Predicted 3D model of a 71-nucleotide RNA (transfer RNA) from a Candidatus Dojkabacteria bacterium. The sequence was found in a public genome assembly.
RNA sequence: UGCCGGAUCGUCUAAUGGUAGGACGCUGGUUUCUGGCACCAGUAAUCGGGGUUCGAAUCCCUGUCCGGCAA
Numbered sequence: 001u002g003c004c005g006g007a008u009c010g011u012c013u014a015a016u017g018g019u020a021g022g023a024c025g026c027u028g029g030u031u032u033c034u035g036g037c038a039c040c041a042g043u044a045a046u047c048g049g050g051g052u053u054c055g056a057a058u059c060c061c062u063g064u065c066c067g068g069c070a071a
Base pairs, nucleotide, nucleotide: 001070002069003068004067005066006065007064010024011023012022013021018054025043026042027041028040029039030038047063048062049061050060051059
């Protein structure tokens, strides 16, 4: 420098263009002498900008960052 792939709750991971979900974590509650386990409830996210579309995490363009390949 060129090509390819990736970026979603604190972490990991889903989501035919049509309500962004699950697990773990965390918080509160029930239970316990206390803690843990268990159960219930809650918390919290689409990398930035633009475009297409009635509607974008998803499609297109561009930027940033990460990884791989080639030279």
Its Rfam family is "tRNA". Gene Ontology term of the family: triplet codon-amino acid adaptor activity.